[in-house]
Context: one part of a larger RNA
RNA sequence: GAACGAACGCUGGCGGCAGGCCUCAAACAUGCAAGUCUAGGGGGUGCAGCAAUGCAUCACCGGCGGACGGGUGAGUAACACGUGGGAAUGUACCUAUUGGUUCGGAACAACUCAGGGAAACUUGAGCUAAUACCGAAUGUGCCCGAAAGGGGAAAGAUUUAUCGCCAAUAGAUCAGCCCGCGUUCGAUUAGCUAGUUGGUGAGGUAACGGCUCACCAAGGCUCCGAUCGAUAGCUGUUCUGAGAGGAAGAUCAGCCACACUGGGACUGAGACACGGCCCAGACUCCUACGGGAGGCAGCAGUUGGGAAUCUUGGACAAUGGGGGAAACCCUGAUCCAGCCAUGCCGCGUGAGUGAUGAAGGCCUUAGGGUUGUAAAGCUCUUUUACCAGGGAAGAUAAUGACGGUACCUGGAGAAUAAGCUCCGGCUAACUUCGUGCCAGCAGCCGCGGUAAUACGAAGGGGGCUAGCGUCGUUC
Repeated sequence: GAACGAACGCUGGCGGCAGGCCUCAAACAUGCAAGUCUAGGGGGUGCAGCAAUGCAUCACCGGCGGACGGGUGAGUAACACGUGGGAAUGUACCUAUUGGUUCGGAACAACUCAGGGAAACUUGAGCUAAUACCGAAUGUGCCCGAAAGGGGAAAGAUUUAUCGCCAAUAGAUCAGCCCGCGUUCGAUUAGCUAGUUGGUGAGGUAACGGCUCACCAAGGCUCCGAUCGAUAGCUGUUCUGAGAGGAAGAUCAGCCACACUGGGACUGAGACACGGCCCAGACUCCUACGGGAGGCAGCAGUUGGGAAUCUUGGACAAUGGGGGAAACCCUGAUCCAGCCAUGCCGCGUGAGUGAUGAAGGCCUUAGGGUUGUAAAGCUCUUUUACCAGGGAAGAUAAUGACGGUACCUGGAGAAUAAGCUCCGGCUAACUUCGUGCCAGCAGCCGCGGUAAUACGAAGGGGGCUAGCGUCGUUC
């Protein structure tokens, strides 16, 4: 000098764009953050109707989605990440192509009846439907097999427009796996390793593989730093620097890991699953003491910690996501608004004229000098702010939270708007008074013990400016 997710002190007019718990991965009151489909199915309730039935609504069975989106960085020194390759794989929804969609059966919710429980919830009996479940048929193609042969599918709805369902192939997308290279510090860590290293066989997986197991062999890694310990999410990038380099990894984007702590599987195309399940633990809450409920590292918000970090806001209008044939519903993703000078950028706080160089202040050699064209006065202007009127784009036919916002026009009036720090040298800027090694200053050198340009105040001056100074950190 530059930079900052900054903080503190003094001060503070406006706008645009960004940013905002870096500390306790501490604990959390309350509300919301993942639903949707009645055009898969049978019902309950209400309304209309003589009825058939229709409409509305509610839970239940069922389908798809809750593996995305959002948060955090605890763990991890690792194929976690970056980069470049590879072969032994899977892939719901989507696209293309080929073929099929036949015949039956038995249940379980809801419901009814009867119970248990304080509650959470739950038991028994009976009835019933389906795109829920099961069997048979067919099966080109598909799978196993050398062959013979064996295995293996489907679901309908309907307003007749369509939407579906099954098998196979190919694609796309996404994901899993393997490898080369790169990736912090410590030797005051020198030896480490028994599923350990390899083989055979088997099991297992979507898939290769000690991934697991039985047997066999005795290997494997290491001073080119194994093992152990410490620290740490990685990267694109960011800051600085002429560069080389050094430091960092907030916001935004990609990947990884985690979801009270530890463990486990279930379902599923996909999870070993933040707002799913089970077990154990700590903690909190309810209880009729028998037993139950919970998980903000989602958005707001609270307590605590801290130098320190925001509203318990609006809307689905846009973009995107889930469901649905659609209408539409949901969406604290997102888009907006609110708070904060936290940062960057822009604008303003007036312009011109004005010398008896007014008054006042300060200094003075008492003549004067300086503050100073500064003020007053005169002539103007109206950015911003204020008042009134109009008023968008963002939307492609409808639909606008933002918002009567941005912006435009008119009106009155200099009106609504300047501070902070420094002045001994480094370092731009000097005098007087007070104080008297005191009180104090100080980044370094150093000032202060009676004439202090260094302390305190005043006048004056320098610098920056809605900021200025201090402190911290990096280069």
A computed fold for a 475-nucleotide part of an RNA from a metagenome, annotated as small-subunit ribosomal RNA, 5' domain. Rfam family: Bacterial small subunit ribosomal RNA. Rfam links the family to the GO terms structural constituent of ribosome and ribosome. The full RNA is in RNAcentral, with records from SILVA.